[in-house]
RNA sequence: GGAGUGCGCGGGGUGACCGCCCUCGGUUACGGCCGGGGGAGGAAAGUCCGGGCUUCACUGGGCGGGGUGCAGGAUAACGUCCUGUCGGGGUGACUCGAAGGAAAGUGCCACAGAAACAUACCGCCGGUAAUCCGGUAAGGUUGAAAUCGUGAGGUAAGAGCUCACGGAGCACCGCGGUGACGCGGGCUCGGGUAAACCCCACCUGAAGCAAGAUCGCUCGAUUCCCCGUCCGUACGGGGCGGAUGGCCCGUCCGAACGAGUUACGUCGCAACGAGGUGCACGGUAACGCGCACCCCAGAGAGAUGGUCACCACCCUCGCUCGCGCGAGGGUACAGAAUCCGGCUUACAAGCGCACUCCGCUG
RNA sequence: GGCGACGUAGCCAAGUGGUAAGGCAGAGCUCUGCAAAAGCUCCAUUCGGCAGUUCGAAUCUGCCCGUCGCCU
Repeated sequence: GGAGUGCGCGGGGUGACCGCCCUCGGUUACGGCCGGGGGAGGAAAGUCCGGGCUUCACUGGGCGGGGUGCAGGAUAACGUCCUGUCGGGGUGACUCGAAGGAAAGUGCCACAGAAACAUACCGCCGGUAAUCCGGUAAGGUUGAAAUCGUGAGGUAAGAGCUCACGGAGCACCGCGGUGACGCGGGCUCGGGUAAACCCCACCUGAAGCAAGAUCGCUCGAUUCCCCGUCCGUACGGGGCGGAUGGCCCGUCCGAACGAGUUACGUCGCAACGAGGUGCACGGUAACGCGCACCCCAGAGAGAUGGUCACCACCCUCGCUCGCGCGAGGGUACAGAAUCCGGCUUACAAGCGCACUCCGCUG
Repeated sequence: GGCGACGUAGCCAAGUGGUAAGGCAGAGCUCUGCAAAAGCUCCAUUCGGCAGUUCGAAUCUGCCCGUCGCCU
């Protein structure tokens, strides 16, 4: 100097004028007016996961359904994150992986091919007079996939039948590691597919803030049937109905309540939180913990905007050897609506740190 | 704001792992003196898009895009 990898920052600035929403104080003739303070994001988005919260149900069990899937950790929780293992990619920094089980069972593997999971078409070898019988899988043909590959020995011909090198598998042994797994030895060599059913392990009630709550007032509805036991109450048994928002068992209930209005109201809900910033400590890290400081948007048809000037950056054109000057244009994606933690997707121009490879020079 | 369903030719649509049915419309041919009707032939190479699983994807999975419906 060139090419890259990872992590992060940032998301135009200043001023003037005209406006919008919330809140506090003052004032009022109740219509407002004046002053102070605050006012979008890294994704507020998609609604793909997980939680807080709320209602229904709460006394459980089983079946079913759904989800997740290497190990250890982090966390309120997660399908997220961190550190590692194994496998793929890259010379490398690094990166990607829905990464349990095909030796429990079932299904599927179109066409082609003899054969797609237990089989032999051509061929080879032996017997035979022979169309036949037996052995074999070296070679040929098809296919995405064909019985571990190459070489040698061996044999009638062949074959992991034996050997060497290499590859794969194992619920075997030893050592190391918390573990995934690694190293060495031993044994064995007939496919694939689980983002097909399924098996194993773990998790899981349903709905969602348009969830839900709401003093008072008004209206509606009213205490199931039979038997023990002669009537009523009460108790027990049986039946019927209802709840357990997939089903069954079991359990509970049978007198509590339901609807409307005030109400497009008020609360939920916006100032105490899994909160933010800074410092210190522990940890490789995710993260945890301690101290100090701060309070930081919020409506309910939905505020956070517009114009001008100067500056910053980028592009084009003209002038200039060049520095530069002038003119014109542009500065993204996008916008809170119950709140948090993630993931994914969109994003103009620019900046910083660490690392890798190549070339040149010393 | 929340929840759910769907997307296959110009239109309606079947297909749910193995060459994408069918109808209407369109084009050409036959028949006819000319038409209509009828018959035959053609018309999807991007199954909304991009990735992944698989030998193989409209179909299975993930992420985007679009359309429609329900809830005060």
Predicted 3D model of RNase P RNA and transfer RNA as a complex of 434 nucleotides. Its mean pLDDT, the model's own confidence on a scale to 100, is 75. Rfam match: Bacterial RNase P class A. Rfam describes the family as follows. Ribonuclease P (RNase P) is a ubiquitous endoribonuclease, found in archaea, bacteria and eukarya as well as chloroplasts and mitochondria. Its family is annotated with ribonuclease P activity, tRNA processing and dimeric ribonuclease P complex in the Gene Ontology.